[in-house]
RNA sequence: GCGCCUGUAGCUCAGCGGAUUAGAGCAUCUCGCUUCGGACGAGAGGGCCGGGGGUUCAAUUCCCUCCAGGCGCA
Numbered sequence: 001g002c003g004c005c006u007g008u009a010g011c012u013c014a015g016c017g018g019a020u021u022a023g024a025g026c027a028u029c030u031c032g033c034u035u036c037g038g039a040c041g042a043g044a045g046g047g048c049c050g051g052g053g054g055u056u057c058a059a060u061u062c063c064c065u066c067c068a069g070g071c072g073c074a
Base pairs, nucleotide, nucleotide: 001073002072003071004070005069006068007067010026011025012024013023028044029043030042031041032040050066051065052064053063054062
């Protein structure tokens, strides 16, 4: 330098044939239980989906570009 893949909650990921208004597990907090804690049960908070632009009535999803990471080739 070229090609491919990945980027969504604190962490690991799903969703990505465009619209039912963004989810799961773990973690955190609260309550219950317990002598206390753990485990267990119930609940809550937390993301404008890597940045920018475009197409569209409507974009996490499609297109372009940039950034970061990984793999391969040279």
This is a predicted structure of a 74-nucleotide RNA (transfer RNA) from a Candidatus Levyibacteriota bacterium. The sequence was found in a public genome assembly. It matches the Rfam family "tRNA". Rfam links the family to the GO term triplet codon-amino acid adaptor activity. Rfam classes the family as a transfer RNA. Rfam 15.1 lists 5,335,975 matches to the family in 14,413 species. The prediction has a mean pLDDT of 80.